[in-house]
Background
Transfer RNA from Alteromonas antoniana, 74 nucleotides, folded computationally. Its Rfam family is "tRNA". Rfam classes the family as a transfer RNA.

């Protein structure tokens, strides 16, 4: 310098192939249950999807250009 691959609530992750309301597990709150904690039940907060810009009636999904990190290769 070129290829490929990741990047989505605190954290792991899908969902992108075939645009159409942003989800799934852990974690946090509340409440119940227990002296008390944990364990189990019920409710609920939190992300507009690396970044910018395009195409679209509508982008996390397409398409461009860029930043991060990981492999490969010169």
């Nucleotide at each position: 310098c070129g290829g490929u691959g990741a990047g989505u609530g605190g954290c792991g992750c899908a969902g992108c192939u075939u645009g159409g309301u942003a989800g799934c597990g852990c974690a946090c709150u509340u409440g119940g249950u227990u002296u008390g904690g944990g364990u189990c039940c019920a409710a609920g907060g939190g992300g507009u999807c690396g970044c910018a810009g395009g195409u679209u009636c509508a982008a996390a999904u397409c398409c461009u250009g860029u930043c991060u990190c990981a492999c490969c290769g010169a």